Predicted 3D model of a 1562-nucleotide RNA (small-subunit ribosomal RNA) from an uncultured Eubacteriales bacterium.
Model confidence (mean pLDDT): 82 of 100.
Rfam family: Bacterial small subunit ribosomal RNA.
The RNAcentral record of the sequence draws on ENA and SILVA.
RNA sequence: AAAUUUAUUGAGAGUUUGAUCCUGGCUCAGGACGAACGCUGGCGGCGUGCCUAACACAUGCAAGUCGAACGGAGUUACACGAAGCACAGAGCGCUUUGCGGGGGAGAGACCUUCGCCUGAAGCGUUGUGCGCUUUGUGUAACUUAGUGGCGGACGGGUGAGUAACGCGUGAGUAACCUGCCUUGGAGAGGGGGACAACAGAGGGAAACUUCUGCUAAUACCGCAUGAUAUUCCUGGAUGGCAUCAUUUGGGAAUCAAAGAUUUAUCGCUCUAAGAUGGACUCGCGUCCGAUUAGGUAGUUGGUGAGGUAACGGCCCACCAAGCCUACGAUCGGUAGCCGGACUGAGAGGUUGAACGGCCACAUUGGGACUGAGAUACGGCCCAGACUCCUACGGGAGGCAGCAGUGGGGAAUAUUGCGCAAUGGGGGAAACCCUGACGCAGCAACGCCGCGUGAAGGAAGAAGGCUUUCGGGUUGUAAACUUCUUUGAUACGGGACGAUAAUGACGGUACCGUAAGAACAAGCUACGGCUAACUACGUGCCAGCAGCCGCGGUAAUACGUAGGUGGCAAGCGUUGUCCGGAUUUACUGGGUGUAAAGGGCGCGUAGGCGGGAGCGCAAGUCAGACGUGAAAUCUCCGGGCUUAACUCGGAGCGUGCGUUUGAAACUGUGUUUCUUGAGUGUCGGAGAGGCAGACGGAAUUCCAUGUGUAGCGGUGAAAUGCGUAGAUAUAUGGAGGAACACCGGUGGCGAAGGCGGUCUGCUGGACGAUAACUGACGCUGAGGCGCGAAAGCGUGGGGAGCAAACAGGAUUAGAUACCCUGGUAGUCCACGCCGUAAACGAUGAGUACUAGGUGUGGGGAGGACUGACCCUUUCCGUGCCGGAGUUAACACAUUAAGUACUCCACCUGGGGAGUACGGCCGCAAGGUUGAAACUCAAAGGAAUUGACGGGGACCCGCACAAGCGGUGGAUUAUGUGGUUUAAUUCGACGCAACGCGAAAAACCUUACCGGGGUUUGACAUCCUGCUAACGAGGUAGAGAUACGUUAGGCGCCCUUCGGGGAAAGCAGAGACAGGUGGUGCAUGGUUGUCGUCAGCUCGUGUCGUGAGAUGUUGGGUUAAGUCCCGCAACGAGCGCAACCCUUAUUGUCAGUUGCUACGCAAGAGCACUCUGGCGAGACUGCCGUUGACAAAACGGAGGAAGGCGGGGACGACGUCAAAUCAUCAUGCCCCUUACAUCCCGGGCUACACACGUAAUACAAUGGCGACGAACAGAGGGAGGCGAAGCCGCAAGGCGGAGCGAAACCCUAAAAGUCGUCUCAGUUCGGAUCGGGGGCUGCAACCCGCCCCCGUGAAGUUGGAAUCGCUAGUAAUCGCGAAUCAGCAUGUCGCGGUGAAUACGUUCCCGGGUCUUGUACACACCGCCCGUCACGCCAUGAGAGCCGGGAACACCCGAAGUCUGUAGUCUAACCGCAAGGAGGACGCAGCCGAAGGUGGGCUUGGUAAUUGGGGUGAAGUCGUAACAAGGUAACCGUAUCGGAAGGUGCGGUUGGAUCACCUCCUUU
Repeated sequence: AAAUUUAUUGAGAGUUUGAUCCUGGCUCAGGACGAACGCUGGCGGCGUGCCUAACACAUGCAAGUCGAACGGAGUUACACGAAGCACAGAGCGCUUUGCGGGGGAGAGACCUUCGCCUGAAGCGUUGUGCGCUUUGUGUAACUUAGUGGCGGACGGGUGAGUAACGCGUGAGUAACCUGCCUUGGAGAGGGGGACAACAGAGGGAAACUUCUGCUAAUACCGCAUGAUAUUCCUGGAUGGCAUCAUUUGGGAAUCAAAGAUUUAUCGCUCUAAGAUGGACUCGCGUCCGAUUAGGUAGUUGGUGAGGUAACGGCCCACCAAGCCUACGAUCGGUAGCCGGACUGAGAGGUUGAACGGCCACAUUGGGACUGAGAUACGGCCCAGACUCCUACGGGAGGCAGCAGUGGGGAAUAUUGCGCAAUGGGGGAAACCCUGACGCAGCAACGCCGCGUGAAGGAAGAAGGCUUUCGGGUUGUAAACUUCUUUGAUACGGGACGAUAAUGACGGUACCGUAAGAACAAGCUACGGCUAACUACGUGCCAGCAGCCGCGGUAAUACGUAGGUGGCAAGCGUUGUCCGGAUUUACUGGGUGUAAAGGGCGCGUAGGCGGGAGCGCAAGUCAGACGUGAAAUCUCCGGGCUUAACUCGGAGCGUGCGUUUGAAACUGUGUUUCUUGAGUGUCGGAGAGGCAGACGGAAUUCCAUGUGUAGCGGUGAAAUGCGUAGAUAUAUGGAGGAACACCGGUGGCGAAGGCGGUCUGCUGGACGAUAACUGACGCUGAGGCGCGAAAGCGUGGGGAGCAAACAGGAUUAGAUACCCUGGUAGUCCACGCCGUAAACGAUGAGUACUAGGUGUGGGGAGGACUGACCCUUUCCGUGCCGGAGUUAACACAUUAAGUACUCCACCUGGGGAGUACGGCCGCAAGGUUGAAACUCAAAGGAAUUGACGGGGACCCGCACAAGCGGUGGAUUAUGUGGUUUAAUUCGACGCAACGCGAAAAACCUUACCGGGGUUUGACAUCCUGCUAACGAGGUAGAGAUACGUUAGGCGCCCUUCGGGGAAAGCAGAGACAGGUGGUGCAUGGUUGUCGUCAGCUCGUGUCGUGAGAUGUUGGGUUAAGUCCCGCAACGAGCGCAACCCUUAUUGUCAGUUGCUACGCAAGAGCACUCUGGCGAGACUGCCGUUGACAAAACGGAGGAAGGCGGGGACGACGUCAAAUCAUCAUGCCCCUUACAUCCCGGGCUACACACGUAAUACAAUGGCGACGAACAGAGGGAGGCGAAGCCGCAAGGCGGAGCGAAACCCUAAAAGUCGUCUCAGUUCGGAUCGGGGGCUGCAACCCGCCCCCGUGAAGUUGGAAUCGCUAGUAAUCGCGAAUCAGCAUGUCGCGGUGAAUACGUUCCCGGGUCUUGUACACACCGCCCGUCACGCCAUGAGAGCCGGGAACACCCGAAGUCUGUAGUCUAACCGCAAGGAGGACGCAGCCGAAGGUGGGCUUGGUAAUUGGGGUGAAGUCGUAACAAGGUAACCGUAUCGGAAGGUGCGGUUGGAUCACCUCCUUU
C1' cells in the first nucleotide's frame, strides 16, 4: 500500500583462492510419504495397510427373491372315507376251574343243578368308543426342484490396455433411447395350441442327454375394440442456420391387455409428459522424442441402397481425387483421466494410495444371444495356454469380490462377529439375501492426546568421570520428608447409537470405590555448516564421512567411557517428491573477456510496425445470468473432557458459456498525409568486381666475353658449388611470379577480401536538390547464394619459395630449431570442398543521451593574393574523456548507456564436438549431435607475493686489474666409507668436515667385554639401631668382602630417666636414576640471508573487495641518508649517533715508571709512560657544479677531512635451519635395568675418497757467525722460577725474587756479515734404527721432548677453485686459554711491509621500480602425450539368441448377416390337398487363433578390436605456463615412439627494443 467480516504475504549456509570480487556447479538446514530397515517400546482415540507377479490358486462365503403368477411334489394339522393294530367296556355264545348250597345213593369217589354286591381264567363273535399307523379326498399353514416374473448391466475389485472426444470443462442433438418411479388420459372382450416339471423307456464312469406320453399359468399365439401412437395421402398457420421443427384439420391402413388376493389393494395394456439413467456430435485443454518429415485407398468427398435407438464410410455399389502435416501429421516411448494430494510467498513443480466422479478390464483372443439396459467379473459359444476329474470314450474350471494359500519382494493384516444401524435386490407383507456395510482382530504405518510423578531437600553423600591434586562435574539429581493417583490393576454401577420392539460392537465407552510412587524411556548427535567436550584406546591401521574433510603417537572428526545438546513412545538411516535453486528466469537470468552472436548476405513463412479522420467490436475492460458435483482447503460457529476426527454456515473454485454496455489502446474496413522507405536530376571520391592489353626493377636459367681460386653458409662449421674455370663482372636471350617508392590506426566492399599502368563492361555508397510514389518498412525459422588458407578432380604452367624427403650440423638423443638441396603445392582455366583466433572474440534495425581533438569524402557561409584560414553541416574512420553501465578490466553518440522490435545461441568440468543414425562431399571431411561413467570443482577479472634463459636503475673482492694460495708431494687433523666385540653420539650446499672437543694413556666416556649392586652412585620423607669417623691387616684385576672395641665418645636441651640435630647402618615403600626416543611437541641459545636497507603502524583518502596510498616520482647518499615534488599527514622498529679502542694535544695525578742529576742512594716529575678529566672534525671556511635545495668535486688550515681506522651493536622475517648430548622441559619408554660401580679394551682401526692446515720443493734460500739491535700483549702460588753449576742436548741440581708497571716466563724473529752455486743438493725433512729426558699410579695398544744415525716423496702442481683494496695481502716471531703431560689447531699480540682497481659488458649475491605468469609447498614451481600394469563403463564386431508393431499370402473355429426348399414342422389361413411362417441342414461374405515369408524396429550376448575414464612414488622424453628458452594459438595438409615438428593463410588472447603516427600534460 492493496483489499477482505477474516485468514495471509518471500531468511540462508558450506565448498574453487595465499587473500578478493564475480560466474558456476555440488552439498546441507525445511516439509511430505500406502513406506522399508536398525535400536527401543506404556496407554487411548481416529485413520491407513500387496506400490512387486493383470503370477497361479486349495477351502468357505460374496445374488438372489417372489407360492399373493402356475402345475406339481413334500411336511404338518383338521375333516371325511377306508384299512390295519392296540386298548376299553358292553352284549351273546362256549370252555375250564375255585368256593358254597341242593340233588343222585350212605362217609368217600363220581354225576348233576343252583348261587358267588361281577368267584377266577380263557376262547369265539357282534357292534361301539378312544388311540396309533397307513392310505384316499378336501381344507389350512409351511417348504420348494420346475414353468413364470423381477433382479443377476447395481453393489464390490483392479489399472493390464488406452495419447483417445478416454478424461476435464463448456456447448449441441431440428439425429436419439430410457425397465422400475411420478403425474395425466384411455382400456382389459372373447378364444386357441403347447412345453417343462412329472411318468415311462433308453445312452453315459461322470457331466449330462435322447425318445414316448400327460399338464398349469401373470409363459406362448390368433381374433375383436382403439388414438393424442406409428405409417401413408392431403389442407392451413407459426417458426427456424439447412435438412426441417411446432401446431391445427380431413382421409386411409396397422398394432393391446393377466391376473392375484386376507377385499385394504397390488398388478396388466396403449398413450402423453416428467424424473432418472444412458447414447452420439462439437469448441478448448490434456506427457516425451525431429537422431520419427512426410502420412493416407474406405483413404477425403458425392449419389444411391443397407444398417442402427440415432447421425455418420458405420457398411456396400458407382463416381470424383481428395484429406492430414513444421501452429508438428505419421511413427516410437511412456501413461488410466479428474476432483484433489504434497510442496511453494506466489507463479509453478511433482503426484493421482485412501474418499468421490468418469473410463477400461475380468485367464488370453474372438463372437453373438437374452434384455429397458451387456457385447455381461461369480451368463453362453469358439479358439489358445494352464490346472483338475476320468472307466481314456469324454468332461470340469477361472479370487483384478471377502478372508486365506503358494510365489515374487525391502515390504503390506483375520480362512473373525453381525445384518443391530446405513444402503441395495426380490416380495402386498412378514421376511429372505447382502464378505456392500457396521464392528471386532493384527501392525508405533501415520496423525492427535495422555502418562512414566509433584513440591521441598547440601553433609553439595557414595559411586562414576576428570584434575593444575586445590578441586571440578554428574547435581536437587539421589537418599530423605510431605503430597497426588492420569494410565495400568481389582471390585461395583452402566449408557447413547432404536422417541414402540429389535444391539454384532459390549458388560464396551463412561461413572464410582480401593491400595500404593507404586507397573511404564529410549534413540540420536556433540570439527564447521549445526544446538552440544573432555579422558582413554588406536597410530594413514582399524575406521568415519551429507559437503568441506578427519586418522601417519598428545584425534573435541575413528572406538569406548563420563558429560552435554536435540527429539521423545519413539529416535535414527535409506528411498522418492517439492523447496531452498532467480540453477530453464511468465512472475524472474544471460551471451566483449566467465557457458553463450550464426563467417557474411538476399529473402519465404512468421513476428513487429509512422501521422490524421470516420466506422466495426475480434482482442481488451465493466455489469448481470448459467455453470464450475459432493468431499477436500480457508474463515466463523457446533459435537466428542481436549485434540486428531466430525457436523452446520460462508468463502474459495482465479475457468468456461450466454448477454448488455464502453471504444482509449491493439486489430480490422475505408478516406487522407509526408517525416520512414523508394524514384528522378546534378556532382565529385574510391586497391569495389570481371575481362583484355601493356610496362619496368629483381631472382633464376641459357649463350658468349673478361678473369682466377676460391665461392657459399654459420654462433662456429660441414654438406653443397668450383681448375671440365665457379663466385665476381659485362653483353645478349628465355621464362614465370610478384608489383618497391607513393603508402597513411588512408580508401572501397555484406563478409571473405582488394594495391604497377591503360582500356572496356559493371555493382554499391556519399553530397546537393525536393520534382514523383505514398508506409511500399524492420527482422527473418527453413531456403538460396557468397565465403581466406590448406586440400581434391581434369588440363596447362613452373622463375622464386617450399610441407614431405635427402644430406650436413647441434645434441645424451634431435624424426626439431640452424645450413645445403628439394617434390607436391603456391600460378592459370573449369569444377568441388564450406572450414579459420571467418575477431571488434561485441547479430540486425530505429530513436534518445556532455564534450574535446585528429583524419578521408562532399556541401554552405565569412574573410581572402593564396595551394591557406575561420565558422557550420552530412556521411565515414581513430584517440581521449563525463554521466551511466560493468564482477572487474573496461565501454562510453561507431555504447558494453537509456528504450523498443525480430533472429541466433547458453545452462558445471571432463567424457566430446566424440559415438550411433540422418543429410552433404570424389575423398579428406563437414553438418546435425548424445549417453554410460567420472570429478567438486572447471572458470573470469583484479590483488599481494614469488619467479623469468623479461626490461630499467643501483650496490658488494661479484667480475675485471693485481698479490699470495688450494687442487700434485709428505705429514697433522676432521669427515665419508670400510672394518670391528666396540670403533659412543651429534653436525651434511653456501650456513657439516683443525666443527661440539679451550686438550680421549686411566679418568673424561656416553661405546664394547667381563665382574658386581638393586630404595640404589645422588634428593626428600618414615621406623629401629648405632656417635660419626676409622689407620694398619687378609683375599681379589678392582669394585668389594672379611675383620681388629687399634683409636675415637663430639654438639644442643634436660625434671639426669632421657630427648633432639647431624651422620652412619638396617628395613618398608613412596620414589630416585636414564648422554634412552621425539629439535617435526617445546623454552632458551645459535647460525644464515645480512650491517643488506629495509619492515610496519595510526588517522585520512581511493577501491564493492583482497588491497592501494604513505614507502611511488626527480635528485642525492654507505644508508627509507637528506632535499624537492605529491592525498596524504605523522609515528615506530631498523640506518646514523650515543659506548669501547686507536691516531693529536691540554690539564691533573704520579710508583714499581722516567730522568736534563757521572754511579748508588736520594731528589725531581720537563721528557717517555701510566690513567682520570677535557679540547679537537662540523662539509665549519673558500671556490666550482647543482634547482637559490640536498649534495658532489677541488682547496686552505689541521695530528686527523668528508662515516678518520677498528670493534661492540644484527629491524620485520626466512630456512618445521642447528641443538632433548650444556641446561630446562611436555609426552612416550626402561625400573635386579636402557639405572649404578669396577677392571680391561675402544673412541687412535685402514684397499680408499674429500675438506682444512703444517712443511717443502730452495739462492728474496740453506748453513755458520755476529751480538747490551728493536716489540706488543699476556700469564704466574699445588705457580712463574732468576743467578750459579752439571749434561752435546732434552733436562737435572739449585733455590734468589715475585700474589707482580717492581721478580720470573722472556731468547723476540725476520735482520747484518761470511759460505754454499743450481744439484734431488750443505734443498727437503718423512720414515726407520739406537740411546736418552720429562709428566704421570701407569706412556704396550696410545704422550711430548733431546742426541746420534738413516735421508722417502717432492724440482711450483690438470680440470677446477679460494682469500685480500692499506698498516691490508704477504712474511716474521711472541703470548694465552685448555692443561699432570701433550698444539702444525684456536684466540690474541706486535715486527717488516707491497701490487692493483680502466671500468660495470659478463659470472654470483642483494636492493628499488616496472612487465608477463596456467606458480602460491611459490621455478628444486606447474605441467603434456605415448608406453607398461590393475579396474570401470562404452563404440564397432563374423555372428548367435529373444521381444514388438505392421504388411503379403494360406488355413479358417464360434457367430451375425445373406442365399437356398434337402429334412422336419403345434397355434394362423384352408373342407381338404396344401399354404404362410419357423427350425435344422447346406452354401457364401466377414472372421480370432494358427501357419509361411521378406523387410522394419528394439534389447541381450560374442572371439577380436577402438578410443575414454580412473588408479601407488612405473618408463620415455619436455610440448605448454616467463620472450617457457624456436612467442603461443586457430583452420588445413603432411611427417614423426610420444608430447609434437614443418608448410600455407589467419589471430593477439605475445614479451622486449627501436622507429613512425596519433593522443594527453607542460